[in-house]
RNA sequence: UCCCCGGUAGCUCAGCGGUAGAGCGAUUCCCUGUUAAGGAAUGGGUCGUAGGUUCGAAUCCUACCCGGGGAG
Numbered sequence: 001u002c003c004c005c006g007g008u009a010g011c012u013c014a015g016c017g018g019u020a021g022a023g024c025g026a027u028u029c030c031c032u033g034u035u036a037a038g039g040a041a042u043g044g045g046u047c048g049u050a051g052g053u054u055c056g057a058a059u060c061c062u063a064c065c066c067g068g069g070g071a072g
Base pairs, nucleotide, nucleotide: 001071002070003069004068005067006066007065010024011023012022013021018055026042027041028040029039030038048064049063050062051061052060
């Protein structure tokens, strides 16, 4: 320098153009002599950044940033 994969909730990851989700974790409550286990509810997101396409973009296109792998 070039090529490929990835970046979405605190963590691990779904979501292939039509209102952003799950599990775990967190908070509150119930239960219990206490803890754990169990039950119920709640909160948490500029979808890496900036543009473009589109009625509409996490999703398609371009550039860049970060992480991983490869070629030279």
Predicted 3D model of a 72-nucleotide RNA (transfer RNA) from Candidatus Staskawiczbacteria bacterium RIFCSPLOWO2_01_FULL_33_13. Taxonomically the source falls in Candidatus Staskawicziibacteriota (Bacteria, Bacteria candidate phyla). Its mean pLDDT, the model's own confidence on a scale to 100, is 82. Rfam family: tRNA. By type it is a transfer RNA. The sequence was found in a public genome assembly.